Context: one part of a larger RNA
RNA sequence: GCCAACGAGUUGUAUUAUCGAGCUAGGCUAAGCAGCAUAAAGUUGCGGAGCCGCUAGCGAAAGCGAGUGUUAAUAGCGCGAAAAAUAAGUUCAAUAAUACAGACCCGAAGCCGGAUGAGCUACCCAUGAGCAGGGUGAAGCCUAUCGAAAGAUAGGUGGAGGCCCGAACUAAUAAGUUGUGCGACUCUUUUGGAUGACUUGUGGGUUGGAGUGAAAAGCUAAUCGAAUUCGGUAAUAGCUGGUUCUCGUCGAAAUAUUUUUUGGAAUAGCGUCAGGUGGUCCCUUUGGGGGUAGAGCACUGGAAGGUCUUGACUAGUGGAAACACGGCAAUACCUAUCAAACUCCGAAUACCAAAGAUUAAUAGCCUGGCAGUCAGACUACGGGGGCGAAGCUCCGUCGGUCUAAAGGGAAACAGCCCAGAUCUAAAAUUAAGGUCCCUAAGUAUAUGUUAAGUGUAAGCGAGGAUGUGGAGUUUCAUUGACAAUGAGGAUGUUGGCUUAGAAGCAGCCAUCAUUGAAAGAAAGCGUAACAGCUCACCCAUCGAGAGACUCUGCGCCACAGAUGAUCGGGACUCAAACAUAUCACCGAAGUUUAGGGAUUGUAUGCUUUAUUGUAUACAAUCGGUAGACGAGUGUUCCACUCUGCGUUGAAGCGGAAGGGGUGACCCACCGUGGAGCGUGUGGAAGUACGAAUGUUGGC
Repeated sequence: GCCAACGAGUUGUAUUAUCGAGCUAGGCUAAGCAGCAUAAAGUUGCGGAGCCGCUAGCGAAAGCGAGUGUUAAUAGCGCGAAAAAUAAGUUCAAUAAUACAGACCCGAAGCCGGAUGAGCUACCCAUGAGCAGGGUGAAGCCUAUCGAAAGAUAGGUGGAGGCCCGAACUAAUAAGUUGUGCGACUCUUUUGGAUGACUUGUGGGUUGGAGUGAAAAGCUAAUCGAAUUCGGUAAUAGCUGGUUCUCGUCGAAAUAUUUUUUGGAAUAGCGUCAGGUGGUCCCUUUGGGGGUAGAGCACUGGAAGGUCUUGACUAGUGGAAACACGGCAAUACCUAUCAAACUCCGAAUACCAAAGAUUAAUAGCCUGGCAGUCAGACUACGGGGGCGAAGCUCCGUCGGUCUAAAGGGAAACAGCCCAGAUCUAAAAUUAAGGUCCCUAAGUAUAUGUUAAGUGUAAGCGAGGAUGUGGAGUUUCAUUGACAAUGAGGAUGUUGGCUUAGAAGCAGCCAUCAUUGAAAGAAAGCGUAACAGCUCACCCAUCGAGAGACUCUGCGCCACAGAUGAUCGGGACUCAAACAUAUCACCGAAGUUUAGGGAUUGUAUGCUUUAUUGUAUACAAUCGGUAGACGAGUGUUCCACUCUGCGUUGAAGCGGAAGGGGUGACCCACCGUGGAGCGUGUGGAAGUACGAAUGUUGGC
């Protein structure tokens, strides 16, 4: 891992509701006793104690009572009664839920009690054992010399030391090895101590909130921030996992408030079922109040420009001064403005009320049973936070979708676009989206644009450019434009001043005149200054359009990313690109067609004690998680029944293929098997397995 078997809402008591049955203004017995029967369980009778109802509330209560509580109160107020309408309970069984119990099942770490452990290890006691070899050479002593002596020096002797080097022994520093090992801590090399607070054998002692500890919360039998074992014990788990057959109807929530509360609960909201009400829902119309969007500046404030006036006589400038210009602040006016906490104004929606119409399949409201939900997500719009960042965060629209929704489209893609799958069959017709090939359907039609593979893709700016199309304004032009080529571009004059110089061209002033077809006291380069080269301007050649600007369509540059590139790909400009218009076609589980089924309602017929059952017709409906409700299938056992089946072969097992049922499943047939088993009606449950790192067995 697979297979088989086992494996999870049970039982008791109490309460509430629904449903069925008995009796009914009443209903029922409990403990106990007795009879019968028994292995045990049981069953029948007696027992009216007591409980519920017919029948009252108020108050915390004493208590009072159609009232009562509050209070000084006879006031007021709260909750009740009176009137009307309505008005049946009780006991048992079943089902559902709740409470208490292990309470659907498995799962802690832990807490407490009693025992068992010091053959491991820690420390202690008693008694034994062990430490190759080498080195150093303390005290003391002896001798010699010196000294008056104390003593000193030298030599020898001696053999001290938690002394030195280094085996055994002991420890475990570093690296490697090993890491399904030789080994649940080893091995190799290296290393510390090695006469000591040394190491070690044997025997003995101390223990669980206790021991022991040269102290690491170390060690106390591979177990230690409280050992092991059994018991309390099915501890508790707001947590995780699991929870077993079918079909049918409806179908949520991820919000509010409170919470030692935020991954849990309670109440409300939203679901379902039952009963009731009877149009109350929804829609349309009419009538309302509002102060949002927008807009505005009339108030409150912000902010820009201008004018007038006033103020301190003022930053500054000019002036001898007067004063002028200018600056600051404020008022008034003009122009143009801004605002969630501004409003002279002011919608659309929404909300409230009334009236009207329509459906009766459906919606609303009330009462009661049972829930689940309290982590939501994206998207559209209106907003707060953030950076008008986020696949960000927080609200609103009881928006949409997903959640709980399959199908078609978006290459793929919960939340986007289209559209809501009862079943079967075949096509037809459409939606979004598409129609060259992959790939169903136009290589469709018409007119343009784009040359960038732009594009066929959601998206990238300011800025730049004789890209190119369209619309328009305007100037010049056969009296010859624009461009090109040839020629000229001069003279007074080096204008005056300034200056070392200033000659068109450092700077200041002036900017005239002449000759001419035309030529600036010079637009640019240049020189120290000149010189020199162009320009404006003019003539000739040439011969028809040339320039400037505005708006706009499609393109270009700007445009840089990490493994090899992309429109999904091929590929496409002879569009299969873009724009406008038109007609076809394809395209879904939508719609339609044919047939079947179910649910709910209505009508009719038959039927029933019963609005009970059944048939037909019509109408509407039939996606679905949590969840509510309904109807069934199967397993084991019991009672009755078929006075059923069975060695002429029961159960079980095997056989894809027969028949029935929407389905769970049921019935045949063949084989195997070899002794029990079923139908119908009821009853009772150890009643259904794929998951629980499930348990046991097998492979």